[in-house]
Context: one part of a larger RNA
RNA sequence: AGCCAACGGUGGAUGCCUUGGCGUCGACUACCGAUGAAGGACGUGGUUGGCUGCGAAAAGCCACGGGGAGCUGCCUAACAAGCUUUGAUCCGUGGAUGUCCGAAUGGGGAAACCCGGCACCUUUCAUGGGGUGUCACUCCGGCCUGAACACAUAGGGCCGGUAGAGGGAACCGGGGGAAUUGAAACAUCUAAGUACCCCGAGGAAAAGAAAGCAAAAGCGACUCCCUGAGUAGCGGCGAGCGAAACGGGAAUAGCCUAAACCGAAGCAGUGUCAUAGCCUGAUGGCGUUGCUGUUUCGGGGUUGUGGGAUCUAAGGGACAGGGCAUCAGACCUGUCACGGAGUUACAAAACUGGUGGAUAGUGGAAGCGAUCUGGAACGUCGCGCCGUAGUGGGUAAGAGCCCCGUACGCGAAAUCCAACCAGUCUCCGCUUGGGUGUCCCAAGUAGCGCCGGAUCCGGGAAAGCCGGCGUGAAUCUGCGAGGACCACCUCGUAAGGCUAAGUAUACGUAGACGACCGAUAGUGAACUAGUACCGUGAGGGAAAGGUGAAAAGCACCCCGGGAGGGGAGUGAAAUAGUACCUGAAACCGUUGGUUU
Numbered sequence: 001a002g003c004c005a006a007c008g009g010u011g012g013a014u015g016c017c018u019u020g021g022c023g024u025c026g027a028c029u030a031c032c033g034a035u036g037a038a039g040g041a042c043g044u045g046g047u048u049g050g051c052u053g054c055g056a057a058a059a060g061c062c063a064c065g066g067g068g069a070g071c072u073g074c075c076u077a078a079c080a081a082g083c084u085u086u087g088a089u090c091c092g093u094g095g096a097u098g099u100c101c102g103a104a105u106g107g108g109g110a111a112a113c114c115c116g117g118c119a120c121c122u123u124u125c126a127u128g129g130g131g132u133g134u135c136a137c138u139c140c141g142g143c144c145u146g147a148a149c150a151c152a153u154a155g156g157g158c159c160g161g162u163a164g165a166g167g168g169a170a171c172c173g174g175g176g177g178a179a180u181u182g183a184a185a186c187a188u189c190u191a192a193g194u195a196c197c198c199c200g201a202g203g204a205a206a207a208g209a210a211a212g213c214a215a216a217a218g219c220g221a222c223u224c225c226c227u228g229a230g231u232a233g234c235g236g237c238g239a240g241c242g243a244a245a246c247g248g249g250a251a252u253a254g255c256c257u258a259a260a261c262c263g264a265a266g267c268a269g270u271g272u273c274a275u276a277g278c279c280u281g282a283u284g285g286c287g288u289u290g291c292u293g294u295u296u297c298g299g300g301g302u303u304g305u306g307g308g309a310u311c312u313a314a315g316g317g318a319c320a321g322g323g324c325a326u327c328a329g330a331c332c333u334g335u336c337a338c339g340g341a342g343u344u345a346c347a348a349a350a351c352u353g354g355u356g357g358a359u360a361g362u363g364g365a366a367g368c369g370a371u372c373u374g375g376a377a378c379g380u381c382g383c384g385c386c387g388u389a390g391u392g393g394g395u396a397a398g399a400g401c402c403c404c405g406u407a408c409g410c411g412a413a414a415u416c417c418a419a420c421c422a423g424u425c426u427c428c429g430c431u432u433g434g435g436u437g438u439c440c441c442a443a444g445u446a447g448c449g450c451c452g453g454a455u456c457c458g459g460g461a462a463a464g465c466c467g468g469c470g471u472g473a474a475u476c477u478g479c480g481a482g483g484a485c486c487a488c489c490u491c492g493u494a495a496g497g498c499u500a501a502g503u504a505u506a507c508g509u510a511g512a513c514g515a516c517c518g519a520u521a522g523u524g525a526a527c528u529a530g531u532a533c534c535g536u537g538a539g540g541g542a543a544a545g546g547u548g549a550a551a552a553g554c555a556c557c558c559c560g561g562g563a564g565g566g567g568a569g570u571g572a573a574a575u576a577g578u579a580c581c582u583g584a585a586a587c588c589g590u591u592g593g594u595u596u
Base pairs, nucleotide, nucleotide: 001595002594003593004592005591006590007589008588009587015581016546017545020517021516022514023513024512025511027509028508029506030505031167032166039101040100041099042055043054044053046079047078049075050074051073061095062094063093064092065091066090070083071082072081106115107114108113116135117134118133119132120131121130122129123128137164138163139161140160141159142158143157144156145155171202172200173199174198175197176196182189186236212219213218223250224249225248226247233241234240254498255497256496257442261299262298263297264296265295266294267293268292269291270290277286278285279329280328281327282326283325284324304476306441307440308439309438310437311434312433313432314431315430317336318335319334320333321332322331338429339428340427341426342425350424351423352422353421354420355419356417357416358415359414361410362409363408367383368382369381370380372379384401385400386390392404393403394402447471448470449469450468451467452466453465457483478493479492480491481490482489533540534539553580556567557566558565559564
């Protein structure tokens, strides 16, 4: 020095474990913000580094409930000082406080800082300082004022507004909009209206009550699912793309305007022999009344077996009032009665009670023994018991009956939620028939031409829908559609608006489950993790779990300066000794053997 064996060191694989993740499911819940959000900075504890909580009233204050013996959050002990059956700590509900930054909003600014005005209070002899409140912009409403230019308008000022702004994981609507890729190359095409950017809204959004589908029969808003169907189709007819109706389900809900016509008011024009007017008739009276145009408001009206207005006929509880006067009639208005409806659309603001639920809780069955093993019984043996409870977790090892629970019941002072019922309350009330004469039925719209876009449809035989430019109708004997176009037939009624449910999503809340992971896995993060660290910055981004049942964490002695070790002691175990479960390999040794 090699090899072999045993025993060690180093190292942290493996096994076991899990406080953390991942996924699925169904339920709930779903917007926050100038009453200052989301997110932060700085503070805040008796001693306080980090986390958590909180805000100069600062690990907290007040009230009301729950609960019932200890408590002063966690890492994390210790000391000090306290609180508590006159009910603390803790849990829930409501309230108070809530520095500074941040939309940030008095002005500024290199966020968490600097500097002000006004009113009031306060301090100082005074200058100066302190405190509270208030002071951004835009929009909307009202009032005042007020140019060019007479009225007016623009502009200005004041007051009021729980108006707007900013944030939000995904979902939703809209405006823009790629390329890789595939086509075995590539250009139309595809990827894909995807990724991404922007705007906007909400708890959902969007869509929505037929100018629809259909086909000789009919359906009857929209949305979503299944099917139809990888069909009909589109397509360098390549790659590929790819419907709709019917049928079956989920859920159901329908409404309001514009116009015609009537009335009132404002403005403008016209006009006055009262011969157009003042509800009708008669008498009197009034008259810048009236008429036309336009604007605003109220009534009316909302449809496709076309509807409405106007005209006409019939019916319609009681009382009071009204028009220039009186009489008669009709009409209108109000109140009561009667009837109907209602808070998500259809008009709108709420309140009360009941039932149910959420936010603390609470009751909750049944096992003992052993001279068995063991450190420990939950194991074993023996004999029992409960079960609407034998899901699960803990307890010194496998516990239905030890503990927490579980099945099944019960419970709210306060706040909130949902539906239903009842009441208060609020709103509405004409109906039916006839006549088809007149009027109305959404205009720079429909249609058409040119050019685009989206639909299964790539311009095609290319309808229908949407947009740009141009042109440009009709009013029910109207207009549109039924895939060029025409006829017939059928269906519908555009050019205004609102609308719950069924649907999507999961930042969030609580729960259940897993042929999901088990610390190089599973989230990047089981631990001070978006931390340390890196980068000017946008941004990038770790490593790091395990003593033991219980600290019982080795009193005391010895060696040593200490580190460390040897005894002793604890413990079932110390080769479990805070470098701590197990403790592989590489690597380094010690002892013995053996070979040279």
Large-subunit ribosomal RNA, domain I from an Acidimicrobiales bacterium, 596 nucleotides, folded computationally.
The sequence was found in a public genome assembly.
Its Rfam family is "Bacterial large subunit ribosomal RNA".
The source organism's lineage runs through Bacteria, Bacillati, Actinomycetota, Acidimicrobiia and Acidimicrobiales.